[in-house]
Context: one part of a larger RNA
RNA sequence: AUCGAUGCGAGGGAACUCGGCAAAUUAGCCCCGUAACUUCGGGAUAAGGGGUGCCAGCCGCGAGAGUGGCUGGUCGCAGUGGCAAGGGAACUCCGACUGUUUAAUAAAAACACAGAUCGCUGCAAGUCCGAAAGGAUGUGUAUAGCGGUUGAAGCCUGCCCAGUGACGGUAUCUGAAACUCGGGUCCAACCGAACGAAGGACCGUUAAACGGCGGGGGUAACUAUGACCCUCUUAAGGUAGCGUAAUACCUUGUCGCUUAAUUGGCGACUUGCAUGAAGGCCCAACGAGAGUUCUACUGUCCCCGCAUCGAAGCCG
Numbered sequence: 001a002u003c004g005a006u007g008c009g010a011g012g013g014a015a016c017u018c019g020g021c022a023a024a025u026u027a028g029c030c031c032c033g034u035a036a037c038u039u040c041g042g043g044a045u046a047a048g049g050g051g052u053g054c055c056a057g058c059c060g061c062g063a064g065a066g067u068g069g070c071u072g073g074u075c076g077c078a079g080u081g082g083c084a085a086g087g088g089a090a091c092u093c094c095g096a097c098u099g100u101u102u103a104a105u106a107a108a109a110a111c112a113c114a115g116a117u118c119g120c121u122g123c124a125a126g127u128c129c130g131a132a133a134g135g136a137u138g139u140g141u142a143u144a145g146c147g148g149u150u151g152a153a154g155c156c157u158g159c160c161c162a163g164u165g166a167c168g169g170u171a172u173c174u175g176a177a178a179c180u181c182g183g184g185u186c187c188a189a190c191c192g193a194a195c196g197a198a199g200g201a202c203c204g205u206u207a208a209a210c211g212g213c214g215g216g217g218g219u220a221a222c223u224a225u226g227a228c229c230c231u232c233u234u235a236a237g238g239u240a241g242c243g244u245a246a247u248a249c250c251u252u253g254u255c256g257c258u259u260a261a262u263u264g265g266c267g268a269c270u271u272g273c274a275u276g277a278a279g280g281c282c283c284a285a286c287g288a289g290a291g292u293u294c295u296a297c298u299g300u301c302c303c304c305g306c307a308u309c310g311a312a313g314c315c316g
Base pairs, nucleotide, nucleotide: 002311003310004309005308006307007306008305009304011302012301015300020297028052029051030050031049032048037042039152053074054073055072056071057070058069059068060067061066075079087295088294089293090292091291092290093289094287095286099111100110115150116149117148118147119146120145121144126137127136128135129134154281155280156279158213159212160211163210164209165206166205167204168203169202172201173200174199180193181192182191183190214232215231216230217229218228241275242272253269254268255267256266257265258264
């Protein structure tokens, strides 16, 4: 000199870096004080301040142990003197929440959840296991059980049943074998007819079933735009919302704020390549979730130095 662990550091203070990763800051208790927002419960230990040792005297409460207060004195750089012990604030996305998960690379926005909704089921049911006997749900009975989807609350949940499916109906058509009748034959095979189940055709219902939700042209007395009109076409032509988004190709869209400077973040606009209603929108609280900013703080960095212990190395 190198590596590991630990500690300290002038001045600066995130300039480091994908990113404050790591470290530092904060910390207990008492008193004061506490915003937006909100589902009025919260948010909240919000934020932000002050105090804290020891000694003496006095006062209050108490049976006491003890506890609360006042005044004075006193030491230190420092009094929750060690250990222990939240850094804080703001905006957005996602998921409501507590919970669960890939034992040994993923803890999450995934799963679950309360709630919502649809379907099946009247009990010798429905669903499931079993070849059966039998068993589970259940010694329950529709405020129940099973199955599917969604996922608190709030505001809402538009149009389409043409296709696929499900359910229902059905005069008629179709529709297997058997039975029946006719032909055929010594008997048959066979051929034909009639009958006619489910299913299908046909007719309905059903989208919180699977799913789907257009194009062209013209038009207002500047221009632009197009409330309005015409036309083709569909089962119906995307409503309310939201929107360059965890969805936007063009795209680093345009504007504003934030920065000295921003492919970032936030707020708007929005012609949405290819948003959109069991899902959309919004959202207090919550989160070892994702992105961004400010403050405090720092060896992350400028730029490295020193110390302690150990390893390695060297000698033996």